[in-house]
């Protein structure tokens, strides 16, 4: 110093051809149960790393920066 590749809920991670932001686990009531667990209901939780640009409309396209990661030298 150069090339790749990731960053979306507390953890793990989807998100297709640019329009609805979501799963599992975990959390929070509530049914259940002597009491927990399992389980069903139901909620709650997001600056989609950051600026900015494109666009009637970005998680997605485009520039750039930041942080991990591999490779090269």
């Nucleotide at each position: 110093g150069g090339g790749c590749g990731a960053u979306u809920a507390g953890c793990u991670c989807a998100g297709u051809u640019g329009g609805g932001a979501g799963a599992g686990c975990g959390c929070u009531g509530c049914a259940g149960u002597c009491a927990c667990a399992u389980u069903g209901c139901a909620g709650a939780g997001g600056u989609c790393a950051c600026u900015g640009g494109u666009u009637c409309g970005a998680g997605c396209c485009c520039a750039g920066u930041a942080u991990c990661g591999c490779c090269c030298a």